[in-house]
RNA sequence: UGCGGGGUGGCGCAGCGGCUAGCGCACGAGCCUCAUAAGCUCUUGGUCGGGAGUUCGAGUCUCCCCUCCGCAA
Repeated sequence: UGCGGGGUGGCGCAGCGGCUAGCGCACGAGCCUCAUAAGCUCUUGGUCGGGAGUUCGAGUCUCCCCUCCGCAA
């Protein structure tokens, strides 16, 4: 420098252009237990990396930038 892939709650990940952005784990509360763990129930937490564009409507499509990983040079 070029090419490809990724960036979405604290962590790991889903998400045919249209619903209130979901799932697991973790955190918090409760149940259970002599107690802890496990198990069960409930809850909290997201300006979807940043900006612009297309569209009635963008996490999703387009462009620029930032950043991480891989390949080539």
This is a predicted structure of a 73-nucleotide RNA (transfer RNA) from an Anaerolineaceae bacterium. RNAcentral holds the sequence, with entries from ENA. Its Rfam family is "tRNA". From the family's description: Transfer RNA (tRNA) molecules are approximately 80 nucleotides in length. The source organism's lineage runs through Bacteria, Chloroflexota, Anaerolineae, Anaerolineales and Anaerolineaceae.